[in-house]
The RNA shown here (Bacterial RNase P class A) has 426 nucleotides and comes from a Gemmatimonadota bacterium. The RNAcentral record of the sequence draws on ENA.

RNA sequence: GUCGCCGGCCGGAUGGUCGCGAUGUUUGGGCGAAAGCUCAGACACCGAGGAAAGUCCGGGCUCCACAGGGUAGACUGCCAGGUAACGCCUGGGCACAUGCGGCGUGAGCUUCGUGUGACGGACAGUGCAACAGAAAGCAAACCGCCGUGUCAUUGGGCAACCGAUGCUGCGGUAAGGGUGAAAGGGUGGGGUAAGAGCCCACCGCGCCUUCGGUAACGAAGGUGGCUCGGUAAACCCCAGUCGGAGCAAGGCCAAAUAAGCGGCGAGAGAUGACCCGUCUCGCAAGGACGUCGCAAGACGUCGAGUCGCGGGUAGGCUGCUGGAGCGUGUGGGCGACUGCACGCCGAGAGGAAUGACCGUCCGGUGUUGGGAUACGCUCGCGUAUAUCAGCACUGACAGAACCCGGCUUAUAGGCCGGCGACUUUC
Numbered sequence: 001g002u003c004g005c006c007g008g009c010c011g012g013a014u015g016g017u018c019g020c021g022a023u024g025u026u027u028g029g030g031c032g033a034a035a036g037c038u039c040a041g042a043c044a045c046c047g048a049g050g051a052a053a054g055u056c057c058g059g060g061c062u063c064c065a066c067a068g069g070g071u072a073g074a075c076u077g078c079c080a081g082g083u084a085a086c087g088c089c090u091g092g093g094c095a096c097a098u099g100c101g102g103c104g105u106g107a108g109c110u111u112c113g114u115g116u117g118a119c120g121g122a123c124a125g126u127g128c129a130a131c132a133g134a135a136a137g138c139a140a141a142c143c144g145c146c147g148u149g150u151c152a153u154u155g156g157g158c159a160a161c162c163g164a165u166g167c168u169g170c171g172g173u174a175a176g177g178g179u180g181a182a183a184g185g186g187u188g189g190g191g192u193a194a195g196a197g198c199c200c201a202c203c204g205c206g207c208c209u210u211c212g213g214u215a216a217c218g219a220a221g222g223u224g225g226c227u228c229g230g231u232a233a234a235c236c237c238c239a240g241u242c243g244g245a246g247c248a249a250g251g252c253c254a255a256a257u258a259a260g261c262g263g264c265g266a267g268a269g270a271u272g273a274c275c276c277g278u279c280u281c282g283c284a285a286g287g288a289c290g291u292c293g294c295a296a297g298a299c300g301u302c303g304a305g306u307c308g309c310g311g312g313u314a315g316g317c318u319g320c321u322g323g324a325g326c327g328u329g330u331g332g333g334c335g336a337c338u339g340c341a342c343g344c345c346g347a348g349a350g351g352a353a354u355g356a357c358c359g360u361c362c363g364g365u366g367u368u369g370g371g372a373u374a375c376g377c378u379c380g381c382g383u384a385u386a387u388c389a390g391c392a393c394u395g396a397c398a399g400a401a402c403c404c405g406g407c408u409u410a411u412a413g414g415c416c417g418g419c420g421a422c423u424u425u426c
Base pairs, nucleotide, nucleotide: 001422002421003420004419005418006417007416008415009414010413012361013360014359015358016357017356018355020047021046023044024043025042026041027040028039029038030037031036049397053408054407056406057405058404059403060402061246062245063244064243073242074241075240076239077238078092079091080090081089082088093119094117095116096115097114098113099112101110102109103108120237121236125235126234127231128230142177143176144173145172146171147170148169149168151166152165153164154163155162156161185203186202187201188200189199190198204226205224206223207222208221209220210219211218212217250318251317252316253315260309261308262307263306264305267281268280269279270278271277287302288301289300290299291298292297325344326343327342328341329340330339331338332337362395363394364393365392366391367390368389369388370387372385373384374383375382376381377380
C1' cells in the first nucleotide's frame, strides 16, 4: 500500500425571524357548588432516540391473593462470575464451520483470525427414521472378489491327468462399486483362497489411574481390540426457577344517589278557671304509643320530615419523573461490573408539542472548469488517480406516553481503533 474481518463512537453545526408544547412568576378575563379547569398576554427557562420501534424476556412501582406439602402446567439447561433480575452480559471450556498458514507417505493433527452452538441425560423406559437401497438395529451378499461341484466348449499329454473360458448350484467375504442424512472405526503394513481388529504401528474412540484446574475440562500413563449406532426444538428422565393483574395499576378531593349512623323533631300567643276545640304567629315538619298522675303536666320509645356524617357516581387532581440517573476523576477486577469523591438536572401530556423559512459552514452525490502526476500514442490529444474552484441536488432510519435493564429489527453518511493475509521499500 491492497484485500478482508471485527469492535467502538457520531448520527449535521451555528446565527436570525416566525410558530408549537411544558414549567415557574405575573397581569387581565371566563366556567364550576367545590375540587379545580380554561382563554389572552409579558418575562424566565426547558423541549425525543440510538434505536423513542417490535412489545420478545427480566425487574422496579401499585393493588389483590397467600399455613405447609404434593401434583399438574410453563420456562430454563457446559462451567465460573456480573447484576435488582434475566432467556442478558463477561471470562473460560468443549464441539463444529470457515480463511491464510505449519506438520505428516497417509488417516489426521495444529498456531492465529472470524463465525455458530436449546452445549444436562440415548447402558431408566417408550417411540421414530420418508425415499432410495440387497440390507436400517442384537443387519445385509445386488454387482464384484475367492473357493468348490456338475455340465458345455477348448488347449496340452500315449494315458492318468493338468489348465483356460462360460452357464449354473453350494459356500466364504463388508476390501472395491452402487443406494442413502446415516452401511457397525480410519490410514499404512502383515496375513489370507479372497477377505476381515484376524495381527501390528499410528490416528480416533471407550474405560481406569495419577497430576493440573474453584469448575466445565485438560495432560500423561495404562488398558480394551472397537462392543454398547443416530434422534430428547420426540415423549420422557434429572436439576433449577415460576401467585395473579397491570398506570384504564393505585391514591386524594368530590355535585347526585342507596344502605347505615347521629342531631332536631319544638315553641309562643288569643279565646278560656283548666283540658278539649277553634284561631293567629313561626316553620322544612309536627304525629303515634307506653309509664306515672284526679288533672295540669313530667319522662320514655318510635315516626313523617329535615340537617349533618357516611358513602362514592359525574367531574377534577394525583401517581409523573431526581433515577438500579448522567458526567469527570480515582481505587478494585483480565472483563462484565463495582466502591469512593466532586459536579450536573436532561420532555412529562390529554391521542400527544418538539416545526418552517433564510444566511454561513460541514459532509455526500452528480456535473463543469483549472493546473498536477502516471500511462498510451496518431505528439497534442485520450484515459485514470488524487486535488482546487464553481453550479445543482441532498443529510438516512425513525417519533417519548409510569419508569428502568436487556434482546431483536431499521439506519444515508462519517470518524477512530484492533487483527489476519499478500505485496513493495528501507
Its mean pLDDT, the model's own confidence on a scale to 100, is 75. The organism belongs to Gemmatimonadota, within Bacteria. Of the family's consensus pairs, 96% are formed in the model.